[in-house]
Context: one part of a larger RNA
Molecule: small-subunit ribosomal RNA, 5' domain
Organism: uncultured bacterium
RNA sequence: GACGAACGCUGGCGGCGUGCUUAACACAUGCAAGUCGAACGGGGUUAUUACGACAGAGAUCUUCGGAUGGAAGUUGUUUUAACCUAGUGGCGGACGGGUGAGUAAAGCACAAGGACUUGUCCACGAGAGGGGGACAACCCUGGGAAACCAGGACUGAUACCCCGUAAGCCGAGAGGUGAAAGCAGCGAUGCGCUCGAGGAGAGACUUGUGUCCUAUCAGGUAGUUGGAGAGAUAAAAGCUCCCCAAGCCGAAGACGGGUAGCCGGACUGAGAGGUUGACCGGCCACAUUGGGACUGAGACACGGCCCAGACUCCUACGGGAGGCAGCAGUGGGGAAUAUUGGGCAAUGGGGGAAACCCUGACCCAGCGACGCCGCGUGAGGGAAGACAGCCUUCGGGUUGUAAACCUCUGUUGCAGGGGAAGAAGGACGUGACGGUACCCUGCGAGGAAGCUCCGGCUAACUACGUGCCAGCAGCCGCGGUAAUACGUAGGGAGCGAGCGUUGUCC
Numbered sequence: 001g002a003c004g005a006a007c008g009c010u011g012g013c014g015g016c017g018u019g020c021u022u023a024a025c026a027c028a029u030g031c032a033a034g035u036c037g038a039a040c041g042g043g044g045u046u047a048u049u050a051c052g053a054c055a056g057a058g059a060u061c062u063u064c065g066g067a068u069g070g071a072a073g074u075u076g077u078u079u080u081a082a083c084c085u086a087g088u089g090g091c092g093g094a095c096g097g098g099u100g101a102g103u104a105a106a107g108c109a110c111a112a113g114g115a116c117u118u119g120u121c122c123a124c125g126a127g128a129g130g131g132g133g134a135c136a137a138c139c140c141u142g143g144g145a146a147a148c149c150a151g152g153a154c155u156g157a158u159a160c161c162c163c164g165u166a167a168g169c170c171g172a173g174a175g176g177u178g179a180a181a182g183c184a185g186c187g188a189u190g191c192g193c194u195c196g197a198g199g200a201g202a203g204a205c206u207u208g209u210g211u212c213c214u215a216u217c218a219g220g221u222a223g224u225u226g227g228a229g230a231g232a233u234a235a236a237a238g239c240u241c242c243c244c245a246a247g248c249c250g251a252a253g254a255c256g257g258g259u260a261g262c263c264g265g266a267c268u269g270a271g272a273g274g275u276u277g278a279c280c281g282g283c284c285a286c287a288u289u290g291g292g293a294c295u296g297a298g299a300c301a302c303g304g305c306c307c308a309g310a311c312u313c314c315u316a317c318g319g320g321a322g323g324c325a326g327c328a329g330u331g332g333g334g335a336a337u338a339u340u341g342g343g344c345a346a347u348g349g350g351g352g353a354a355a356c357c358c359u360g361a362c363c364c365a366g367c368g369a370c371g372c373c374g375c376g377u378g379a380g381g382g383a384a385g386a387c388a389g390c391c392u393u394c395g396g397g398u399u400g401u402a403a404a405c406c407u408c409u410g411u412u413g414c415a416g417g418g419g420a421a422g423a424a425g426g427a428c429g430u431g432a433c434g435g436u437a438c439c440c441u442g443c444g445a446g447g448a449a450g451c452u453c454c455g456g457c458u459a460a461c462u463a464c465g466u467g468c469c470a471g472c473a474g475c476c477g478c479g480g481u482a483a484u485a486c487g488u489a490g491g492g493a494g495c496g497a498g499c500g501u502u503g504u505c506c
Stems, first nucleotide, its partner, number of pairs: 001505003005502005012375006018368002020333001025331003029328003034091003039088002042085006050077005059068003098286003107211007116203003121199002124196004129163004139152005168177003182191003212258003219249003224246004229241003261283004265276004288309005311322004339365001341364003347361001348359004378408004388399004412447001413443006422433001450495005455476003461490005471478002
């Protein structure tokens, strides 16, 4: 000098940042990934059209029994419209957010490479002909405490399948292989669908160099090193397998052990260097522990699936459910680290033609002097100098222009009035923050100073108390009766909403 700090004393305000470094310990509760009805068949609500059934008001007639007549209403089918939605289907859940356990290399940084993939997006070329069978939902039956499950029958699609065809692909050739889907709109048209070949961006793989400590770790290695072939993969490759050869790595440190996410950067330093990797950005790894694949353009998938383990919960004991290293929050651990807040207004993301919906990303607010920066706690005048305190050689000295008192100011504070930008696209509308910032007026010095030190290093001295006691201390060292070193007081020095102490790095 620096800090994601902590502790002690103290504490007025604002702006911008920042806040579990420990138990990758366990988690109550809520929220954090949905969306599309313009892909599809149902179901429902409301309104509406038409027809029927029930019911029948006022009115008219009446022999007072009733009759005619038909409004509001209820209900069934039906037309149209709007809205809601469990299911099928599509896209998204591989992003965004968290953490640093593991990893010393399958990582990261820089540079290079060839044997690859790529949904959505952009520009281009070509195309969408014909046909078919199912399955959810709904209904019925049954089982179960539940989670949920089984069977029967029906049905739609941008779900699934077949035929044909195109480029393309495979093949020396013959030949083989080889796709599609519609929806909305009166329409124009729009949004989609399929194949090919490019682009952009993204990703996978390979190589070179660099990347902590330890030799009280010296030899390590059998898919091990290489070859021919095959398999697997999007793709090169012992990646895997059969066969063959016996190689390969190593004191320029192999192998083993320990520690550790890496980098841009950060801190320090004149630099070289040393230390470090919190916040922000890039990459990697992980998601209760271990293993596995499925789907998909993309995962071996934090809020998906299966199996096993530990743990927790429910149970009718047969069986089930769960995973905060998402945002808050709880217990625990710890010297120590925040609200179970507001909003999608902005930026960005997912879905949708759109309206819009979702978004604890994000934007804000709350808490903490945790840090940096800024401001204030008043300004001018005021005595050869009050009172009081302290010291005293008793003369005086000092606190000290300090106070009182006089004249002001209004930063800040309080109250009242006004009141944003951030909001963009042709216009309108749209602000969580927030009646905030800011502006004006009024009031009134009023509400706002402490902490450490004073023997030397090191700026700052006296008195009393204590008497090797009590205590101080970073080092040297102080204290045993006049202690500038302990304790208190007065005075002084330094910093100041902080000041000291401790820890760590340079």